[in-house]
RNA sequence: UUACGAUAAGGGCAAACCCUCCGAAAGGUGGGGACGCAAAACCAAGGGUCUAAAUCAGAGCUUCUCUGCUAUGACAGCCGGUUGCCGAA
Repeated sequence: UUACGAUAAGGGCAAACCCUCCGAAAGGUGGGGACGCAAAACCAAGGGUCUAAAUCAGAGCUUCUCUGCUAUGACAGCCGGUUGCCGAA
C1' cells in the first nucleotide's frame, strides 16, 4: 500500500412508527425514536425498482368520470461507481 473486518479504540449514521411541512403520487424536510449498518458517506448520464401529474389513446352514466401506455418525478437502507476512519487475525 492492497485485500480483509475484531466482544479493539475513537466515534458516526438512523429503519419502522408518531408529530409537522412540501408533493398528484412515489417520496422528501424538520423533531422525536432505534430496526439495523464497516461505508446506511457522496454519485441518478450504468443496471434495476416505484409513482403517473401533464400529454396521448380508448370507453362511459358526457364537458366530467374511468381504464391503459409513459418520466421530464422519486428511490443510494436494491445492485453498481467514487472516496474515507482504525489496524487485531
Source information:
A computed fold for an 89-nucleotide RNA from Desulfovibrio sp., annotated as c-di-GMP-I riboswitch aptamer.